Overview
The RNA shown here (Fluoride riboswitch aptamer (crcB RNA motif)) has 74 nucleotides and comes from Granulicella sp. S190. The organism belongs to Granulicella, within Bacteria.
């Protein structure tokens, strides 16, 4: 230099599916919001677990699709 082989060429952004896109992470990046109790903790605070005929939302965003949901028609 040249050939074979072997591996990697990702994964995330609260409920599924793809395309475009932007952020992020790389062992992490992500894992809503409201009251209630009860334990740590505590100047202030935060944190864990339970709890509730609570709540909004299938997107990070934009478009379709598929499920819910409201109206209204037939």
């Nucleotide at each position: 230099u040249c050939a074979a082989u072997u591996u990697c060429u990702g994964g995330c952004g609260a409920u599924g599916g793809a395309g475009u896109u932007c952020g992020c992470c790389u062992g992490a990046a992500c894992c809503g919001c409201c009251g209630g109790u009860u334990c740590c903790u505590c100047c202030c605070u935060g944190g864990a677990a339970c709890u509730g005929c609570g709540c909004u939302g299938a997107u990070g965003a934009c478009u379709c699709c598929u499920a819910c949901a409201u109206c209204c028609u037939g």